[in-house]
RNA sequence: CUUAUCAAGAAAGGCUGAGGGUAAUGGCCCGAUGAAGCCUUGACAACCUGCUCUGGUUUGCAUAACCGCAAUCCGGGCAAGGUGCCAACUCCAUCCCGUUCUAAAAAACGGGACAGAUAAG
Numbered sequence: 001c002u003u004a005u006c007a008a009g010a011a012a013g014g015c016u017g018a019g020g021g022u023a024a025u026g027g028c029c030c031g032a033u034g035a036a037g038c039c040u041u042g043a044c045a046a047c048c049u050g051c052u053c054u055g056g057u058u059u060g061c062a063u064a065a066c067c068g069c070a071a072u073c074c075g076g077g078c079a080a081g082g083u084g085c086c087a088a089c090u091c092c093a094u095c096c097c098g099u100u101c102u103a104a105a106a107a108a109c110g111g112g113a114c115a116g117a118u119a120a121g
Base pairs, nucleotide, nucleotide: 001121002120003119004118005117006116011041012040013039014038015037019030020029021028024094025093026092027091042086044084047082048081049080050078051077053076054075055074056073058071059070060069061068090115095112096111097110098109099108100107
């Protein structure tokens, strides 16, 4: 930089000791009943790899015809390996647009942008 996803899911113990929720601003939260960080174990998930797991498509091979074999694509399953992740939607808003409502705002809802996170390349 490109593509995909981001409303679901999943915590205990040890060390440590005051912050944390990406930066900023404004909110709202979490935190001495222990934040962040590190370690251990466990879980969650299924992006990549893997599987002598499985349904189907298409093509080829093979056959008298089936059975079958290989590849291909669309799904499902497992969770061994590589990551990730385990408060709150990415905690919410910020910029633009639309709808409802309004005198106008505010507000609510929806869409997009920006930023960010993760995976694969």

SAM riboswitch aptamer (S box leader) from uncultured Puia sp., 121 nucleotides, folded computationally. The coordinates come from a structure-prediction model, not an experiment, and the mean pLDDT is 81. NCBI's taxonomy places the organism under Bacteria, Chitinophagia, Chitinophagales, Chitinophagaceae, Puia. The RNAcentral record of the sequence draws on MGnify.